[in-house]
c-di-GMP-I riboswitch aptamer from a Fidelibacterota bacterium, 92 nucleotides, folded computationally.

RNA sequence: GUGGCGAAAAGGCAAACCUGGGGAAACCCGGGGGCGCAAAGCCGACGGGCCCUCCCGUCCCCGGUGGGACGAAGGGUGGCCGGGCUGCCGAA
Numbered sequence: 001g002u003g004g005c006g007a008a009a010a011g012g013c014a015a016a017c018c019u020g021g022g023g024a025a026a027c028c029c030g031g032g033g034g035c036g037c038a039a040a041g042c043c044g045a046c047g048g049g050c051c052c053u054c055c056c057g058u059c060c061c062c063g064g065u066g067g068g069a070c071g072a073a074g075g076g077u078g079g080c081c082g083g084g085c086u087g088c089c090g091a092a
Base pairs, nucleotide, nucleotide: 012037013036017032018031019030020029021028022027035079041085042084043083046082047081048080049077050076051075052074053073056071057070058069059068060067061066
């Protein structure tokens, strides 16, 4: 110096919730907060899951400028999982 195992310390991220803003919504961004996280760093133009439905189509209910089901298409989530890329410290 490198690898395995792995304690401590430093540093990092930030769930719920509150708050300002954006969005039709899921949800996202800033501030507070801290449940947790050793990749809770990045990729949603890799696959699966889950969530949403402004617009569009078909159908149903209806007093309806209303409601619902399904579809199509689109969107959200990397803190749901697999996969890909990158990466900090380190005693016995």